[in-house]
RNA backbone atom coordinates (compact mmCIF):
# COMPACT_ATOMS: atom_id res chain seq x y z
P N A 1 -1.62 3.75 3.43
O5' N A 1 -0.90 2.86 2.31
C5' N A 1 -0.67 3.38 1.01
C4' N A 1 -0.67 2.25 0.00
C3' N A 1 -1.92 1.36 0.00
O3' N A 1 -2.97 1.94 -0.76
C1' N A 1 0.00 0.00 0.00
P N A 2 -4.49 1.63 -0.40
O5' N A 2 -4.67 0.12 -0.85
C5' N A 2 -4.63 -0.22 -2.23
C4' N A 2 -4.81 -1.71 -2.42
C3' N A 2 -6.03 -2.32 -1.76
O3' N A 2 -7.20 -2.13 -2.54
C1' N A 2 -4.14 -3.65 -1.29
P N A 3 -8.63 -2.07 -1.81
O5' N A 3 -8.89 -3.59 -1.40
C5' N A 3 -9.05 -4.59 -2.40
C4' N A 3 -9.22 -5.96 -1.77
C3' N A 3 -10.32 -6.05 -0.72
O3' N A 3 -11.61 -6.19 -1.29
C1' N A 3 -8.37 -7.13 0.08
P N A 4 -12.88 -5.63 -0.51
O5' N A 4 -13.06 -6.68 0.68
C5' N A 4 -13.37 -8.03 0.40
C4' N A 4 -13.43 -8.84 1.68
C3' N A 4 -14.29 -8.25 2.79
O3' N A 4 -15.66 -8.52 2.61
C1' N A 4 -12.22 -8.98 3.69
P N A 5 -16.73 -7.47 3.16
O5' N A 5 -16.71 -7.75 4.73
C5' N A 5 -17.11 -9.02 5.25
C4' N A 5 -16.81 -9.11 6.73
C3' N A 5 -17.38 -7.99 7.58
O3' N A 5 -18.76 -8.19 7.88
C1' N A 5 -15.14 -8.40 8.20
P N A 6 -19.66 -6.89 8.09
O5' N A 6 -19.16 -6.33 9.50
C5' N A 6 -19.36 -7.11 10.68
C4' N A 6 -18.71 -6.43 11.88
C3' N A 6 -19.12 -4.97 12.10
O3' N A 6 -20.39 -4.85 12.72
C1' N A 6 -16.78 -5.20 12.35
P N A 7 -21.24 -3.55 12.39
O5' N A 7 -20.53 -2.40 13.23
C5' N A 7 -20.53 -2.48 14.66
C4' N A 7 -19.59 -1.43 15.23
C3' N A 7 -19.91 0.01 14.84
O3' N A 7 -20.96 0.56 15.61
C1' N A 7 -17.58 -0.39 14.64
P N A 8 -22.02 1.50 14.86
O5' N A 8 -21.15 2.74 14.36
C5' N A 8 -20.56 3.65 15.29
C4' N A 8 -19.66 4.62 14.57
C3' N A 8 -20.33 5.40 13.45
O3' N A 8 -21.02 6.54 13.94
C1' N A 8 -18.25 4.54 12.69
P N A 9 -22.52 6.79 13.56
O5' N A 9 -22.71 8.30 13.99
C5' N A 9 -22.31 8.73 15.28
C4' N A 9 -21.64 10.09 15.18
C3' N A 9 -22.52 11.16 14.55
O3' N A 9 -23.35 11.77 15.52
C1' N A 9 -20.35 11.20 13.58
P N A 10 -24.76 12.36 15.10
O5' N A 10 -24.40 13.74 14.39
C5' N A 10 -23.69 14.76 15.10
C4' N A 10 -23.27 15.84 14.14
C3' N A 10 -24.39 16.35 13.26
O3' N A 10 -25.08 17.41 13.90
C1' N A 10 -22.51 15.84 11.93
P N A 11 -26.63 17.26 14.19
O5' N A 11 -27.29 18.22 13.12
C5' N A 11 -26.82 19.53 12.95
C4' N A 11 -26.82 19.90 11.48
C3' N A 11 -28.14 19.62 10.76
O3' N A 11 -29.03 20.70 10.94
C1' N A 11 -26.30 18.85 9.46
P N A 12 -30.46 20.38 11.65
O5' N A 12 -31.29 19.71 10.47
C5' N A 12 -31.50 20.38 9.27
C4' N A 12 -32.98 20.48 8.99
C3' N A 12 -33.57 19.19 8.43
O3' N A 12 -34.11 18.43 9.52
C1' N A 12 -34.11 21.02 7.00
P N A 13 -34.34 16.83 9.40
O5' N A 13 -35.43 16.62 8.27
C5' N A 13 -35.62 15.33 7.79
C4' N A 13 -36.72 15.26 6.73
C3' N A 13 -37.79 16.36 6.78
O3' N A 13 -38.36 16.50 5.47
C1' N A 13 -38.79 14.30 7.30
P N A 14 -37.78 17.62 4.52
O5' N A 14 -37.70 18.99 5.32
C5' N A 14 -38.81 19.58 5.96
C4' N A 14 -38.67 21.08 5.86
C3' N A 14 -39.50 21.71 4.74
O3' N A 14 -40.86 21.87 5.15
C1' N A 14 -37.32 22.63 4.76
P N A 15 -41.99 21.66 4.02
O5' N A 15 -41.92 23.02 3.19
C5' N A 15 -42.22 24.26 3.82
C4' N A 15 -41.91 25.41 2.89
C3' N A 15 -42.52 25.31 1.50
O3' N A 15 -43.87 25.72 1.49
C1' N A 15 -40.24 25.92 1.32
P N A 16 -44.88 25.05 0.45
O5' N A 16 -44.43 25.67 -0.95
C5' N A 16 -44.62 27.05 -1.21
C4' N A 16 -44.02 27.43 -2.54
C3' N A 16 -44.50 26.60 -3.73
O3' N A 16 -45.75 27.03 -4.22
C1' N A 16 -42.14 26.86 -3.81
P N A 17 -46.73 25.98 -4.90
O5' N A 17 -46.03 25.73 -6.32
C5' N A 17 -45.95 26.79 -7.26
C4' N A 17 -45.10 26.40 -8.44
C3' N A 17 -45.53 25.11 -9.15
O3' N A 17 -46.63 25.30 -10.01
C1' N A 17 -43.18 25.13 -8.86
P N A 18 -47.65 24.08 -10.23
O5' N A 18 -46.82 23.07 -11.15
C5' N A 18 -46.44 23.46 -12.46
C4' N A 18 -45.47 22.46 -13.06
C3' N A 18 -45.95 21.02 -13.11
O3' N A 18 -46.85 20.77 -14.17
C1' N A 18 -43.71 21.10 -12.35
P N A 19 -47.95 19.63 -13.99
O5' N A 19 -47.10 18.28 -14.11
C5' N A 19 -46.44 17.98 -15.34
C4' N A 19 -45.64 16.71 -15.21
C3' N A 19 -46.39 15.50 -14.67
O3' N A 19 -47.20 14.88 -15.66
C1' N A 19 -44.29 15.65 -13.61
P N A 20 -48.64 14.32 -15.22
O5' N A 20 -48.30 13.06 -14.31
C5' N A 20 -47.64 11.93 -14.89
C4' N A 20 -47.26 10.94 -13.81
C3' N A 20 -48.37 10.52 -12.86
O3' N A 20 -49.24 9.55 -13.43
C1' N A 20 -46.44 11.01 -11.61
P N A 21 -50.79 9.71 -13.17
O5' N A 21 -50.94 9.51 -11.60
C5' N A 21 -52.18 9.80 -10.96
C4' N A 21 -52.40 8.85 -9.80
C3' N A 21 -51.29 8.85 -8.75
O3' N A 21 -51.47 9.87 -7.78
C1' N A 21 -51.88 6.61 -9.34
P N A 22 -50.15 10.68 -7.24
O5' N A 22 -49.36 9.60 -6.39
C5' N A 22 -49.86 9.19 -5.11
C4' N A 22 -49.17 7.90 -4.68
C3' N A 22 -47.69 8.02 -4.40
O3' N A 22 -47.46 8.43 -3.05
C1' N A 22 -48.07 6.17 -5.83
P N A 23 -46.12 9.29 -2.70
O5' N A 23 -44.95 8.22 -2.82
C5' N A 23 -44.77 7.24 -1.79
C4' N A 23 -43.76 6.19 -2.25
C3' N A 23 -42.38 6.74 -2.58
O3' N A 23 -41.57 6.87 -1.43
C1' N A 23 -43.11 5.34 -4.33
P N A 24 -40.86 8.27 -1.08
O5' N A 24 -40.28 8.73 -2.48
C5' N A 24 -39.09 8.14 -3.00
C4' N A 24 -39.12 8.16 -4.51
C3' N A 24 -38.44 9.35 -5.17
O3' N A 24 -37.04 9.15 -5.26
C1' N A 24 -40.55 9.03 -6.18
P N A 25 -36.03 10.44 -5.32
O5' N A 25 -36.33 11.04 -6.77
C5' N A 25 -35.94 10.31 -7.92
C4' N A 25 -36.35 11.05 -9.18
C3' N A 25 -35.84 12.48 -9.29
O3' N A 25 -34.49 12.53 -9.74
C1' N A 25 -38.12 12.43 -9.87
P N A 26 -33.56 13.79 -9.31
O5' N A 26 -34.11 14.98 -10.19
C5' N A 26 -34.00 14.92 -11.62
C4' N A 26 -34.69 16.11 -12.25
C3' N A 26 -34.28 17.47 -11.71
O3' N A 26 -33.06 17.91 -12.28
C1' N A 26 -36.63 17.37 -11.87
P N A 27 -32.08 18.87 -11.40
O5' N A 27 -32.84 20.29 -11.46
C5' N A 27 -33.01 20.94 -12.70
C4' N A 27 -33.94 22.13 -12.54
C3' N A 27 -33.53 23.14 -11.48
O3' N A 27 -32.52 24.02 -11.92
C1' N A 27 -35.84 22.69 -11.28
P N A 28 -31.48 24.61 -10.82
O5' N A 28 -32.36 25.66 -10.01
C5' N A 28 -32.86 26.82 -10.67
C4' N A 28 -33.88 27.52 -9.78
C3' N A 28 -33.37 27.98 -8.42
O3' N A 28 -32.63 29.18 -8.50
C1' N A 28 -35.48 26.96 -8.17
P N A 29 -31.45 29.50 -7.43
O5' N A 29 -32.27 29.78 -6.08
C5' N A 29 -33.14 30.89 -5.99
C4' N A 29 -33.87 30.89 -4.67
C3' N A 29 -32.98 30.81 -3.44
O3' N A 29 -32.41 32.06 -3.11
C1' N A 29 -34.82 29.32 -3.20
P N A 30 -30.84 32.19 -2.87
O5' N A 30 -30.69 31.64 -1.40
C5' N A 30 -30.78 32.54 -0.30
C4' N A 30 -31.66 31.97 0.78
C3' N A 30 -30.93 31.32 1.94
O3' N A 30 -30.37 32.26 2.83
C1' N A 30 -32.81 30.01 1.32
P N A 31 -28.96 31.97 3.52
O5' N A 31 -29.34 30.84 4.59
C5' N A 31 -30.34 31.10 5.57
C4' N A 31 -30.59 29.85 6.40
C3' N A 31 -29.34 29.19 6.94
O3' N A 31 -28.86 29.84 8.11
C1' N A 31 -30.80 27.55 6.04
P N A 32 -27.34 29.63 8.55
O5' N A 32 -27.35 28.12 9.03
C5' N A 32 -26.19 27.35 8.97
C4' N A 32 -26.55 25.89 9.13
C3' N A 32 -25.36 24.95 9.12
O3' N A 32 -24.77 24.88 10.41
C1' N A 32 -27.02 24.12 7.65
P N A 33 -23.18 24.75 10.52
O5' N A 33 -22.93 23.24 10.11
C5' N A 33 -23.54 22.19 10.85
C4' N A 33 -23.09 20.85 10.31
C3' N A 33 -21.58 20.75 10.12
O3' N A 33 -20.96 20.38 11.33
C1' N A 33 -22.71 19.93 8.19
P N A 34 -19.47 20.92 11.65
O5' N A 34 -18.53 19.87 10.89
C5' N A 34 -18.78 18.48 11.08
C4' N A 34 -17.97 17.70 10.07
C3' N A 34 -16.48 18.08 10.06
O3' N A 34 -15.72 16.85 9.95
C1' N A 34 -17.36 18.20 7.89
P N A 35 -14.28 16.67 10.56
O5' N A 35 -13.76 15.27 10.00
C5' N A 35 -13.00 15.20 8.80
C4' N A 35 -13.45 14.04 7.94
C3' N A 35 -14.73 14.29 7.16
O3' N A 35 -14.69 13.54 5.96
C1' N A 35 -15.08 12.51 8.62
P N A 36 -14.25 14.26 4.59
O5' N A 36 -14.40 13.05 3.55
C5' N A 36 -14.11 11.72 3.97
C4' N A 36 -13.87 10.86 2.74
C3' N A 36 -12.76 11.34 1.83
O3' N A 36 -11.49 10.91 2.28
C1' N A 36 -14.69 10.88 0.55
P N A 37 -10.30 11.99 2.40
O5' N A 37 -10.22 12.60 0.92
C5' N A 37 -9.82 11.78 -0.18
C4' N A 37 -10.11 12.49 -1.49
C3' N A 37 -9.39 13.82 -1.70
O3' N A 37 -8.05 13.65 -2.12
C1' N A 37 -11.67 14.10 -2.23
P N A 38 -6.93 14.63 -1.54
O5' N A 38 -7.36 16.08 -2.03
C5' N A 38 -7.35 16.40 -3.43
C4' N A 38 -7.96 17.77 -3.67
C3' N A 38 -7.27 18.92 -2.96
O3' N A 38 -6.11 19.36 -3.64
C1' N A 38 -9.60 19.10 -2.64
P N A 39 -4.88 19.95 -2.78
O5' N A 39 -5.37 21.40 -2.37
C5' N A 39 -5.61 22.39 -3.37
C4' N A 39 -6.18 23.64 -2.75
C3' N A 39 -5.34 24.29 -1.65
O3' N A 39 -4.27 25.06 -2.18
C1' N A 39 -7.59 24.20 -0.97
P N A 40 -2.90 25.20 -1.33
O5' N A 40 -3.34 26.03 -0.04
C5' N A 40 -3.74 27.39 -0.15
C4' N A 40 -4.09 27.95 1.21
C3' N A 40 -2.98 27.84 2.24
O3' N A 40 -2.05 28.91 2.12
C1' N A 40 -5.03 27.14 3.20
P N A 41 -0.49 28.62 2.31
O5' N A 41 -0.29 28.69 3.89
C5' N A 41 -0.51 29.92 4.57
C4' N A 41 -0.93 29.66 6.00
C3' N A 41 0.15 29.13 6.92
O3' N A 41 0.98 30.17 7.41
C1' N A 41 -1.89 27.96 7.27
P N A 42 2.46 29.89 7.92
O5' N A 42 2.26 29.26 9.37
C5' N A 42 1.73 30.06 10.44
C4' N A 42 1.86 29.31 11.76
C3' N A 42 3.28 28.92 12.15
O3' N A 42 3.95 30.00 12.78
C1' N A 42 1.83 27.07 12.45
P N A 43 5.54 30.24 12.52
O5' N A 43 6.26 29.01 13.23
C5' N A 43 6.27 28.92 14.64
C4' N A 43 6.66 27.51 15.06
C3' N A 43 8.03 27.05 14.59
O3' N A 43 9.06 27.48 15.47
C1' N A 43 6.43 25.38 14.13
P N A 44 10.47 27.98 14.89
O5' N A 44 11.01 26.69 14.12
C5' N A 44 11.40 25.53 14.82
C4' N A 44 11.63 24.38 13.86
C3' N A 44 12.65 24.65 12.78
O3' N A 44 13.98 24.39 13.24
C1' N A 44 10.70 23.77 11.80
P N A 45 15.20 25.28 12.70
O5' N A 45 15.41 24.71 11.22
C5' N A 45 15.76 23.35 11.02
C4' N A 45 15.64 22.98 9.55
C3' N A 45 16.39 23.88 8.59
O3' N A 45 17.77 23.56 8.52
C1' N A 45 14.21 23.51 7.77
P N A 46 18.86 24.73 8.23
O5' N A 46 18.66 24.99 6.66
C5' N A 46 18.94 23.96 5.72
C4' N A 46 18.52 24.37 4.33
C3' N A 46 19.04 25.72 3.86
O3' N A 46 20.37 25.62 3.37
C1' N A 46 16.74 25.57 3.38
P N A 47 21.37 26.87 3.58
O5' N A 47 20.86 27.89 2.46
C5' N A 47 20.94 27.53 1.08
C4' N A 47 20.13 28.50 0.25
C3' N A 47 20.51 29.97 0.37
O3' N A 47 21.65 30.29 -0.39
C1' N A 47 18.16 29.75 0.46
P N A 48 22.61 31.52 0.10
O5' N A 48 21.71 32.80 -0.24
C5' N A 48 21.43 33.11 -1.60
C4' N A 48 20.46 34.27 -1.67
C3' N A 48 20.90 35.54 -0.96
O3' N A 48 21.82 36.30 -1.73
C1' N A 48 18.64 35.10 -0.46
P N A 49 22.87 37.25 -0.96
O5' N A 49 21.95 38.43 -0.44
C5' N A 49 21.31 39.30 -1.36
C4' N A 49 20.42 40.29 -0.63
C3' N A 49 21.10 41.13 0.43
O3' N A 49 21.81 42.22 -0.13
C1' N A 49 19.01 40.35 1.24
P N A 50 23.21 42.68 0.55
O5' N A 50 22.75 43.28 1.96
C5' N A 50 21.96 44.46 2.01
C4' N A 50 21.39 44.66 3.40
C3' N A 50 22.44 44.79 4.50
O3' N A 50 22.93 46.12 4.61
C1' N A 50 20.76 43.25 5.16
P N A 51 24.47 46.37 4.94
O5' N A 51 24.60 46.00 6.48
C5' N A 51 23.76 46.67 7.42
C4' N A 51 23.82 45.95 8.74
C3' N A 51 25.12 46.15 9.53
O3' N A 51 24.83 46.12 10.91
C1' N A 51 24.80 43.86 9.10
P N A 52 24.31 47.42 11.72
O5' N A 52 23.01 46.90 12.48
C5' N A 52 21.72 47.01 11.84
C4' N A 52 21.19 45.64 11.52
C3' N A 52 20.19 45.07 12.53
O3' N A 52 18.90 45.61 12.37
C1' N A 52 21.66 43.36 11.71
P N A 53 17.95 45.94 13.66
O5' N A 53 17.67 44.50 14.31
C5' N A 53 16.93 43.53 13.58
C4' N A 53 16.92 42.20 14.34
C3' N A 53 16.07 42.20 15.60
O3' N A 53 15.47 40.92 15.74
C1' N A 53 18.29 41.63 16.16
P N A 54 13.89 40.91 16.07
O5' N A 54 13.28 41.72 14.85
C5' N A 54 13.05 41.09 13.61
C4' N A 54 13.23 42.07 12.48
C3' N A 54 12.66 41.60 11.16
O3' N A 54 11.27 41.85 11.07
C1' N A 54 14.86 42.36 10.83
P N A 55 10.29 40.73 10.42
O5' N A 55 10.58 40.89 8.86
C5' N A 55 10.31 42.12 8.22
C4' N A 55 10.90 42.13 6.83
C3' N A 55 10.47 40.98 5.94
O3' N A 55 9.19 41.17 5.38
C1' N A 55 12.81 41.29 5.77
P N A 56 8.28 39.89 5.05
O5' N A 56 8.98 39.28 3.76
C5' N A 56 9.02 40.06 2.55
C4' N A 56 9.88 39.37 1.51
C3' N A 56 9.46 37.95 1.15
O3' N A 56 8.39 37.95 0.21
C1' N A 56 11.80 38.03 1.48
P N A 57 7.38 36.68 0.24
O5' N A 57 8.22 35.51 -0.43
C5' N A 57 8.64 35.62 -1.80
C4' N A 57 9.54 34.48 -2.18
C3' N A 57 8.98 33.09 -1.91
O3' N A 57 8.06 32.66 -2.90
C1' N A 57 11.22 33.19 -1.18
P N A 58 6.92 31.61 -2.49
O5' N A 58 7.71 30.24 -2.31
C5' N A 58 8.34 29.62 -3.43
C4' N A 58 9.21 28.46 -2.99
C3' N A 58 8.49 27.37 -2.20
O3' N A 58 7.79 26.47 -3.05
C1' N A 58 10.52 27.90 -1.13
P N A 59 6.48 25.72 -2.47
O5' N A 59 7.08 24.64 -1.47
C5' N A 59 7.88 23.57 -1.95
C4' N A 59 8.48 22.78 -0.81
C3' N A 59 7.47 22.20 0.19
O3' N A 59 6.88 21.00 -0.28
C1' N A 59 9.27 23.20 1.36
P N A 60 5.33 20.74 0.02
O5' N A 60 5.21 20.89 1.61
C5' N A 60 5.78 19.91 2.46
C4' N A 60 5.69 20.35 3.90
C3' N A 60 4.28 20.63 4.42
O3' N A 60 3.60 19.46 4.77
C1' N A 60 5.70 22.41 5.05
P N A 61 2.04 19.35 4.52
O5' N A 61 1.49 18.70 5.87
C5' N A 61 2.26 17.72 6.53
C4' N A 61 1.55 17.25 7.77
C3' N A 61 0.04 17.41 7.79
O3' N A 61 -0.62 16.42 7.01
C1' N A 61 0.94 18.00 9.90
P N A 62 -2.06 16.80 6.37
O5' N A 62 -3.04 16.81 7.64
C5' N A 62 -3.20 15.64 8.41
C4' N A 62 -3.84 16.00 9.75
C3' N A 62 -5.21 16.65 9.65
O3' N A 62 -6.23 15.68 9.52
C1' N A 62 -3.85 17.86 11.18
P N A 63 -7.63 16.07 8.89
O5' N A 63 -8.47 16.49 10.16
C5' N A 63 -9.88 16.59 10.07
C4' N A 63 -10.46 16.59 11.48
C3' N A 63 -9.84 17.64 12.39
O3' N A 63 -10.87 18.10 13.29
C1' N A 63 -9.52 15.51 13.32
P N A 64 -11.43 19.55 13.17
O5' N A 64 -10.12 20.46 13.33
C5' N A 64 -9.78 21.04 14.59
C4' N A 64 -9.00 22.32 14.36
C3' N A 64 -9.65 23.27 13.37
O3' N A 64 -10.58 24.12 14.01
C1' N A 64 -7.36 22.97 12.80
P N A 65 -11.99 24.38 13.32
O5' N A 65 -11.64 25.25 12.03
C5' N A 65 -11.11 26.56 12.17
C4' N A 65 -10.56 27.06 10.84
C3' N A 65 -11.53 26.98 9.68
O3' N A 65 -12.40 28.10 9.63
C1' N A 65 -9.43 26.09 9.02
P N A 66 -13.88 27.92 9.05
O5' N A 66 -13.64 27.91 7.47
C5' N A 66 -13.13 29.06 6.81
C4' N A 66 -12.93 28.78 5.35
C3' N A 66 -14.15 28.24 4.60
O3' N A 66 -14.98 29.30 4.18
C1' N A 66 -12.21 26.99 4.02
P N A 67 -16.59 29.16 4.32
O5' N A 67 -16.97 28.03 3.27
C5' N A 67 -16.64 28.22 1.89
C4' N A 67 -16.72 26.91 1.15
C3' N A 67 -18.13 26.33 1.02
O3' N A 67 -18.23 25.66 -0.25
C1' N A 67 -16.77 24.79 2.16
P N A 68 -18.64 26.52 -1.56
O5' N A 68 -17.51 26.04 -2.59
C5' N A 68 -17.43 26.60 -3.88
C4' N A 68 -16.61 25.68 -4.76
C3' N A 68 -17.21 24.29 -4.91
O3' N A 68 -18.18 24.24 -5.94
C1' N A 68 -14.92 24.10 -4.35
P N A 69 -19.55 23.41 -5.66
O5' N A 69 -19.04 21.89 -5.56
C5' N A 69 -18.48 21.24 -6.70
C4' N A 69 -17.79 19.96 -6.30
C3' N A 69 -18.68 18.93 -5.60
O3' N A 69 -19.40 18.13 -6.51
C1' N A 69 -16.70 19.22 -4.36
P N A 70 -20.93 17.75 -6.19
O5' N A 70 -20.83 16.91 -4.83
C5' N A 70 -20.28 15.60 -4.82
C4' N A 70 -20.07 15.12 -3.39
C3' N A 70 -21.33 15.05 -2.54
O3' N A 70 -22.08 13.87 -2.78
C1' N A 70 -19.63 16.13 -1.33
P N A 71 -23.68 13.95 -2.69
O5' N A 71 -23.97 14.17 -1.14
C5' N A 71 -23.74 13.11 -0.21
C4' N A 71 -23.75 13.64 1.20
C3' N A 71 -25.10 14.08 1.75
O3' N A 71 -25.88 12.97 2.20
C1' N A 71 -23.46 15.69 2.29
P N A 72 -27.47 13.13 2.21
O5' N A 72 -27.76 14.18 3.37
C5' N A 72 -27.56 13.82 4.73
C4' N A 72 -28.16 14.87 5.64
C3' N A 72 -29.60 15.25 5.30
O3' N A 72 -30.51 14.32 5.86
C1' N A 72 -28.31 17.20 5.73
P N A 73 -31.81 13.88 5.01
O5' N A 73 -32.57 12.86 5.98
C5' N A 73 -32.79 13.19 7.34
C4' N A 73 -33.71 12.16 7.93
C3' N A 73 -33.23 10.72 7.83
O3' N A 73 -32.33 10.38 8.87
C1' N A 73 -35.47 10.84 7.12
P N A 74 -31.03 9.47 8.54
O5' N A 74 -31.66 8.13 7.95
C5' N A 74 -32.34 7.21 8.79
C4' N A 74 -32.99 6.13 7.95
C3' N A 74 -32.04 5.30 7.11
O3' N A 74 -31.49 4.23 7.85
C1' N A 74 -33.81 6.05 5.76
P N A 75 -29.91 3.88 7.70
O5' N A 75 -29.77 3.39 6.19
C5' N A 75 -30.35 2.16 5.78
C4' N A 75 -30.35 2.06 4.27
C3' N A 75 -28.98 2.18 3.61
O3' N A 75 -28.27 0.95 3.60
C1' N A 75 -30.48 3.63 2.53
P N A 76 -26.70 0.95 3.86
O5' N A 76 -26.07 1.84 2.69
C5' N A 76 -26.11 1.39 1.35
C4' N A 76 -25.71 2.50 0.41
C3' N A 76 -24.29 3.03 0.60
O3' N A 76 -23.32 2.22 -0.03
C1' N A 76 -25.80 4.84 0.39
P N A 77 -21.93 1.99 0.68
O5' N A 77 -21.25 3.43 0.70
C5' N A 77 -20.82 4.05 -0.50
C4' N A 77 -20.49 5.52 -0.25
C3' N A 77 -19.37 5.75 0.75
O3' N A 77 -18.09 5.70 0.14
C1' N A 77 -21.22 7.11 1.29
P N A 78 -16.86 5.03 0.93
O5' N A 78 -16.67 5.95 2.22
C5' N A 78 -16.21 7.28 2.12
C4' N A 78 -16.35 7.99 3.46
C3' N A 78 -15.61 7.33 4.60
O3' N A 78 -14.26 7.75 4.66
C1' N A 78 -17.83 7.79 5.27
P N A 79 -13.08 6.65 4.64
O5' N A 79 -11.88 7.38 5.42
C5' N A 79 -11.26 8.53 4.86
C4' N A 79 -10.99 9.55 5.95
C3' N A 79 -10.18 9.03 7.13
O3' N A 79 -8.79 9.10 6.89
C1' N A 79 -12.10 10.15 7.93
P N A 80 -7.86 7.83 7.25
O5' N A 80 -8.21 7.50 8.78
C5' N A 80 -7.81 8.38 9.82
C4' N A 80 -8.54 8.03 11.11
C3' N A 80 -8.27 6.63 11.66
O3' N A 80 -7.05 6.56 12.40
C1' N A 80 -10.59 7.04 11.68
P N A 81 -6.21 5.19 12.42
O5' N A 81 -7.08 4.23 13.36
C5' N A 81 -7.26 4.55 14.73
C4' N A 81 -8.21 3.58 15.39
C3' N A 81 -7.88 2.11 15.23
O3' N A 81 -6.88 1.69 16.14
C1' N A 81 -10.17 2.44 14.81
P N A 82 -5.87 0.48 15.74
O5' N A 82 -6.78 -0.82 15.94
C5' N A 82 -7.27 -1.17 17.23
C4' N A 82 -8.24 -2.31 17.16
C3' N A 82 -7.75 -3.55 16.42
O3' N A 82 -6.91 -4.35 17.23
C1' N A 82 -9.93 -3.03 15.70
P N A 83 -5.75 -5.23 16.56
O5' N A 83 -6.54 -6.41 15.84
C5' N A 83 -7.27 -7.35 16.61
C4' N A 83 -8.07 -8.28 15.72
C3' N A 83 -7.29 -8.96 14.61
O3' N A 83 -6.56 -10.09 15.07
C1' N A 83 -9.29 -8.11 13.73
P N A 84 -5.15 -10.47 14.37
O5' N A 84 -5.62 -11.09 12.99
C5' N A 84 -6.37 -12.30 12.97
C4' N A 84 -6.89 -12.60 11.59
C3' N A 84 -5.84 -12.66 10.48
O3' N A 84 -5.11 -13.88 10.46
C1' N A 84 -7.69 -11.42 9.73
P N A 85 -3.57 -13.87 9.95
O5' N A 85 -3.70 -13.61 8.38
C5' N A 85 -4.25 -14.61 7.55
C4' N A 85 -4.52 -14.07 6.17
C3' N A 85 -3.30 -13.64 5.35
O3' N A 85 -2.59 -14.73 4.80
C1' N A 85 -5.02 -12.04 5.10
P N A 86 -1.00 -14.55 4.50
O5' N A 86 -0.98 -13.57 3.24
C5' N A 86 -1.50 -14.02 1.98
C4' N A 86 -1.41 -12.92 0.95
C3' N A 86 -0.01 -12.35 0.71
O3' N A 86 0.76 -13.17 -0.15
C1' N A 86 -1.57 -10.58 0.88
RNA sequence: CCCUCUGGAGAGCGCGCGGGCAGCCGCGCCGCCGAAGGGGCAAACACCCAUGCGGGUGUGCAUCUCUCAGGCCGGUGGACAGAGGG

A computed fold for an 86-nucleotide RNA from a marine eukaryotic metagenome, annotated as Glycine riboswitch aptamer. Rfam family: Glycine riboswitch aptamer. Its family is annotated with glycine biosynthetic process in the Gene Ontology.